[in-house]
Parts: sequence; structure tokens; C1' cells
RNA sequence: GCUGGUAAAAGCCAAACCUGUCGUCAGACGGGUACGGAAAGCCGCGGAUCUUACGUACCAUCAAGACUGCCGGGCCGCCAAG
Repeated sequence: GCUGGUAAAAGCCAAACCUGUCGUCAGACGGGUACGGAAAGCCGCGGAUCUUACGUACCAUCAAGACUGCCGGGCCGCCAAG
């Protein structure tokens, strides 16, 4: 440097729920707590899903947002072993 995730080792993150704050909303952040995770680290790049104002050919679509623990992709990483 590359491959790689199975017995480990050191650790890490935190679903749902409760609570406080922010937001019209989807939801985000802080605290508690763990369903789980070998990238559940980072990036809204592609798709999917969700929210909402004004429009429009009027219940659908467009613009703008949300979401990485929905999938794919890109980037950076710990350790055993080879």
C1' cells in the first nucleotide's frame, strides 16, 4: 500500500419512546434511554419517500425544503488476519 470482516481487543454511533428548544410543516438540535449498526463517519451527486407556499391545464404537477438508520454513488477511517 492492497484485500478484508470471522473468533477477538480498544473503542464508536444511537432506533422507538420521554423531555426541552427551533420550524407553518416534513423534521432538526440538546438531555435521558437502547432497537440495532463493520462505516448507523462525512457529502443531498442520482433515484425513492415525505412536507409546504404561490401558480397551473385543479387533486395532480411545478418551485423550494426534509430525509444518509430507504437504495445507489463519491470521499476519509480503527483493528485482527492474509

A computed fold for an 82-nucleotide RNA from an uncultured Gammaproteobacteria bacterium, annotated as c-di-GMP-I riboswitch aptamer.
Model confidence (mean pLDDT): 80 of 100.